[in-house]
Context: one part of a larger RNA
RNA sequence: GCCUACGAGUUGCGCCUCCGCGGCGAGGUUAAGGAGCUCAGCUCCGAAGCCGUAGCGAAAGCGAGUCCGAAACGGGCGUUCAGUCGCGGGGGGCAGACGCGAAACCAGGUGAUCUACCCAUGGCCAGGGUGAAGGUCCGCUAAUCCGGACUGGAGGCCCGAACCAGUCAGCGUUGAAAAGCUGUUGGAUGAGCUGUGGGUAGGAGUGAAAAGCUAAUCGAACGGUGAUAGCUGGUUCUCCCCGAAAUGCAUUGAGGUACAGCCUCGCGUAUGAGUCUGCCGGGGGUAGAGCACUGAUUGGGCUAGGGCCCUUCACCGGGUACCAAACCCAGACAAACUCCGAAUACCGGCAGUACGCUGCGCGGGAGUGAGGCGGCGGGGGCAAGCUUCGUCGCCGAGAGGGGAACAACCCAGAGCGCCAGCUAAGGUCCCCAAGUCCCGGCUAAGUUACAUGCACAAGGAGGUCGGGUUGCUAUGACAGCCAGGAGGUUGGCUUAGAAGCAGCCAUCCCUUUAAAGAGUGCGUAACAGCUCACUGGUCGAGCGACCCGGCGCCGAAAAUGCGCGGGUAUCAAGCCGGGCACCGAAGCUGCGCCCUCCGGCUUAAGGCCGGACGGGGUAGGGGAGCGUUCCGGCGGCGUCGAAGCCACGCCGUGAGGCGUGGUGGAGCUUCCGGAAAUGAAGAUGUAGGC
Repeated sequence: GCCUACGAGUUGCGCCUCCGCGGCGAGGUUAAGGAGCUCAGCUCCGAAGCCGUAGCGAAAGCGAGUCCGAAACGGGCGUUCAGUCGCGGGGGGCAGACGCGAAACCAGGUGAUCUACCCAUGGCCAGGGUGAAGGUCCGCUAAUCCGGACUGGAGGCCCGAACCAGUCAGCGUUGAAAAGCUGUUGGAUGAGCUGUGGGUAGGAGUGAAAAGCUAAUCGAACGGUGAUAGCUGGUUCUCCCCGAAAUGCAUUGAGGUACAGCCUCGCGUAUGAGUCUGCCGGGGGUAGAGCACUGAUUGGGCUAGGGCCCUUCACCGGGUACCAAACCCAGACAAACUCCGAAUACCGGCAGUACGCUGCGCGGGAGUGAGGCGGCGGGGGCAAGCUUCGUCGCCGAGAGGGGAACAACCCAGAGCGCCAGCUAAGGUCCCCAAGUCCCGGCUAAGUUACAUGCACAAGGAGGUCGGGUUGCUAUGACAGCCAGGAGGUUGGCUUAGAAGCAGCCAUCCCUUUAAAGAGUGCGUAACAGCUCACUGGUCGAGCGACCCGGCGCCGAAAAUGCGCGGGUAUCAAGCCGGGCACCGAAGCUGCGCCCUCCGGCUUAAGGCCGGACGGGGUAGGGGAGCGUUCCGGCGGCGUCGAAGCCACGCCGUGAGGCGUGGUGGAGCUUCCGGAAAUGAAGAUGUAGGC
């Protein structure tokens, strides 16, 4: 991991509540107990008690009323409305209460037959080795000390069995064994090993200390115990109808819950609300706009106050391309500004040939109370697939077509079948269904062929196309080419120098001219030199400046070659505009069928006809069924082969059912009812097998 079996809303109650069915009914009903019988039961007896029939008040109490009160004021609760018992069902309560799961907590208990330590009383340790003290004798000495031999037999001494331990290795690892086996190893007179009896215990014991051991359990035993778990995961057959929420308020509340909102089921309400559309009537201060208020604000004018400068002994006074109130002109800003002011939205009224029960009330059952993305309107944030509101849509709970792929973007809401038709978005060269379609223009960048979103900006440029304004031009423009471009003068100042060309000043000079700046740029140390403006000639037709728009260019950097989905595409298969045709979905249509609801007809169930913006669907509500085990009743089948198992076929919308053959070898069961240990893929589910 798979297979097989097992595995989760049950049961109890003098409980509460609602629905269905039934009995009796102003009543209904027994409980314990008892009697009888055909005895796990049934029938009868048994009103104690309970509910109802009257309420109000704290109560005394009064009573269709009563309480508060001085009250005949007022007001509260009542007076109208049938109950009760049983069975079944939906929910609730109390119980373990759908099953499994903690970490924990604990008064009083049970445990030291395992093990730790201790107490008492017993038992055990082959053999070998070493040879302490002491002793005896001898030697030595003044005597000791000391030495030698022998004796002796000490020791957490040595070697090594039993015994105890468990070092290293191998094996074992669904074991022979929930700790072993084999070899090897440590201790083996000691802090030794061991029998029996006894003692110490749960925050406690015991511990030569490892948080070890305290009955195969120990960082707190067993038990209480099915603790509790607002948490996680799991929760078993089918079909039919409807179908949410992720909000508000409150919460030791925030992933929980109560109430409301939204879903479902039942009952009630009906010329009745509801939705939509049209018209009419309302209030408003948003968008926009505006500057009249409140603020903020640019330039100019005017002018208080101030700064600075001048003057003065000081006061006074003067100046000002400084700052600047108020005021004026022009311009312009605001969520918390408004002289103004929409569209929508909202409320009310009337109407409708619109929709067709959607509205509202009461009651039973829920789930939801983590939402998300997109468009639009806001707040926060540099920003975000960010966050927080409003509103609409979608996903959630929505399949199908498009978008290369892709919950929420575009199209469109899937009952079933069809080798039929039309369309939507999007497409029509090939991959790939359909135009290499028609007309006009643009692009040369493979720009592009990418709606959102896969990228791009400020800025830059004789890219190119279109439009506009204006200037020059056959008295010859523009470009090119030829020629001129001079003199006073090297203007003055400055400077080492400053000569058109470092800088400063005047800026304008005058002269000769067809024209020529006290000089446009290059150049020199300064001159020189080249060149321009300007003029003539040549040439012979358009040339220049500016503005607006279309498409393109640069700006443009990322980690392994390229890549619009790919191939590929250039009067396009790109971009802009216009047109016709076609393809294209579970949309629409056609044909057949099923279901639900409504209406009508007829009904014993049911059937027939007609109709329906009917039949996507998670949580969830409602309805109808299938199957399993057992029981009761009436029957039936079976060794001429029951159940079970295998295969095939048929029937039913489905759960499922039936038949035939094989296997199997002794039971099975229709139908009508009843009762449940009643349906498995999931729970790191449990057990077994592989």